This is a predicted structure of a 73-nucleotide RNA (transfer RNA) from a Candidatus Zixiibacteriota bacterium. The source organism's lineage runs through Bacteria, Pseudomonadati and Candidatus Zixiibacteriota. Its mean pLDDT, the model's own confidence on a scale to 100, is 82. Its Rfam family is "tRNA". It is annotated as a transfer RNA.

RNA sequence: GGGGAUGUAGCUCAGCUGGGAGAGCGGCGGCUUUGCAAGCCGUAGGCCGAGGGUUCGAAUCCCUUCAUCUCCA
Numbered sequence: 001g002g003g004g005a006u007g008u009a010g011c012u013c014a015g016c017u018g019g020g021a022g023a024g025c026g027g028c029g030g031c032u033u034u035g036c037a038a039g040c041c042g043u044a045g046g047c048c049g050a051g052g053g054u055u056c057g058a059a060u061c062c063c064u065u066c067a068u069c070u071c072c073a
Stems, first nucleotide, its partner, number of pairs: 001072007010025004019056001027043005049065005
């Protein structure tokens, strides 16, 4: 330098054919316990890497770009 993959909550990851942004773990509060853990209930937490385009509507389609991983040279 060229090809490919990945990027969504603090972490690990789903997200179907374009229309609700989610799960587990973790955090916080409550119940329970002498106390802790476990369990149960509730709650907070998101610029969907960034910018632009298409569309009534974009995490999802298109273009550019950034980061990481990987293959080739």